[in-house]
A computed fold for a 477-nucleotide part of an RNA from a metagenome, annotated as small-subunit ribosomal RNA, 3' major domain. Its mean pLDDT, the model's own confidence on a scale to 100, is 82.

Context: one part of a larger RNA
């Protein structure tokens, strides 16, 4: 010097407290342990693993097991030696593969032959998601977006070291002020930089329609218009600038004024010096070790989806603030040519014919849904709930049995608010209601965005729990 302490002081955090809604009980999805099982490929394990890797396992991916094949190989460079590459069409087999028959002769040339692909042949070597993240690199996770971590020169201490960084006040801040054997710097804070919130100029098209005319059954639907909205590029603008108080005359806090916004306006991005021998040799790269006719490669088939069971994360419920039936309102980001697909017509539906416009402020997906009126059900396992099973389709793809999603008729389980214990949330937030997108031929209740509707509460820090800065005690590093 650090670390520890159920020692002290001071302060923060959705840490507690005050609210609201959850989880844990049910039923399902979906990951994990475990069991199984040829193989259920592998990796992550308190918080910081378990809807994670995986932005999507029917083949394929795919590493996994079974059987069937190859052996300079499925790829790379090198040499030899033949053929243009490349196309069709048989047979044999699950296929990988063997094994026949056929069309076809290109480009460049000094006419020797080259450049490209193919095949055949020989070794060099290729190949290994094969070990080791406790050889690495490189990316990431945590603490923690905490406010700490250090430097140089000087001062001090025999040194390790200390000073600075501590002390008064302040702060979201090691943010600023003062004081001071320190002066002074640097990484970090903050500011830069996106994006929203207000206004102004400039631009006026696919967007927009206010006054002006015109026509319709209705519509900015037509002439015209450039005002408003809106786009999108350039500016203003918020800095404790103004006024009062309190303060040590300082920082600096409290209240007020004007303003679209007010003390960091909201939100994003951005993550010190380290920590955990954290995580990753399966993204990639790399040391060494190991396979080398197998630990490589290739096909088919099945397996990653198994189930007495524990546990994490979700989804839907358990009901009238509801559930069913008609009406009727209003959005935001977002995708589109291997595509979105209007409009008519079939079909109770999924979906199917058909194909108009669209590489899209112009057309498509695309009715937003909760909300809002009105009818109905009367507290019942019910017109609640919606597993499960039976049957009959529809869609994508060689292919829907193992193991896809969707539709319709019947079926109609558990479940009447969940023990002990947990978690998330401070405002356009929690809670609830639809929307889209990545990924994908198909295959979300996850995840990444979007907007609607829209609260309760914070008295305060004694208390649990993580942390930040002094100080104090032993023992350990």
């Nucleotide at each position: 010097u650090g670390a520890c302490g159920g020692g002290g002081g001071c302060c923060c955090g959705c840490a507690c407290a005050a609210g609201c809604g959850g989880u844990g009980g049910a039923g399902c999805a979906u990951g994990u342990g475990g069991u199984u099982u040829a193989a259920u490929u592998c990796g992550a394990c308190g918080c910081a693993a378990u809807g994670c890797g995986a932005a999507g396992a029917a083949c394929c991916u795919u590493a996994c097991c079974a059987g069937g094949u190859c052996u300079u190989g499925a790829u790379a460079u090198u040499c030899a030696g033949a053929g243009a590459a490349c196309g069709g069409c048989g047979c044999a087999g699950a296929g990988a593969u063997g094994u026949g028959c056929u069309g076809g002769u290109g480009c460049c040339u000094u006419u020797g032959g080259g450049a490209g692909c193919u095949c055949u042949g020989a070794g060099a070597c290729a190949g290994g998601u094969g070990c080791u993240g406790u050889a690495u690199g490189g990316c990431u996770g945590u603490c923690g977006u905490c406010a700490g971590c250090u430097c140089g020169u000087g001062u001090u201490g025999u040194g390790a070291g200390a000073u600075g960084u501590u002390g008064g006040g302040u702060u979201a801040a090691g943010u600023c002020c003062c004081u001071u054997a320190a002066c002074g710097a640097g990484c970090g804070u903050a500011a830069c930089c996106c994006u929203u919130a207000u206004c102004c100029u400039u631009a006026u098209u696919u967007g927009u329609u206010a006054g002006u005319g015109g026509g319709u059954u209705a519509u900015g639907c037509c002439g015209g218009g450039a005002a408003c909205u809106u786009u999108a590029a350039g500016g203003a603008g918020a800095c404790u600038g103004c006024c009062g108080g309190u303060g040590a005359u300082a920082a600096a806090c409290c209240g007020g004024a004007g303003g679209a916004a007010g003390g960091u306006g909201g939100g994003g991005a951005u993550g010190a010096c380290g920590u955990c021998a954290a995580g990753u040799c399966a993204u990639u790269a790399u040391g060494g070790c190991c396979c080398u006719u197998a630990u490589g490669a290739c096909c088919u088939g099945g397996g990653c989806u198994a189930c007495a069971c524990a546990c994490g994360u979700g989804c839907u419920a358990c009901a009238a603030u509801g559930g069913c039936g008609c009406g009727u309102a209003u959005a935001g980001a977002g995708g589109g040519c291997u595509g979105c697909a209007a409009u008519c017509c079939c079909g109770u539906g999924a979906g199917g014919g058909u194909g108009a416009g669209c590489a899209a402020a112009u057309u498509c997906c695309a009715u937003a849904a909760a909300a809002c009126g009105c009818g109905u059900c009367g507290u019942a396992g019910u017109c609640c709930g919606g597993a499960u099973u039976g049957g009959a389709g529809u869609c994508u793809g060689u292919a829907a049995u193992u193991u896809g999603a969707c539709u319709c008729c019947a079926u109609g389980a558990a479940g009447u608010c969940g023990g002990a214990a947990u978690c998330g949330c401070u405002a356009g937030u929690a809670a609830u209601c639809g929307c889209g997108g990545a990924u994908u031929a198909g295959a979300a209740u996850g995840c990444c965005g979007c907007g609607g509707u829209g609260a309760a509460u914070a008295c305060g820090u004694u208390c649990c729990c993580g942390g930040g800065c002094c100080u104090u005690g032993u023992a350990u590093a």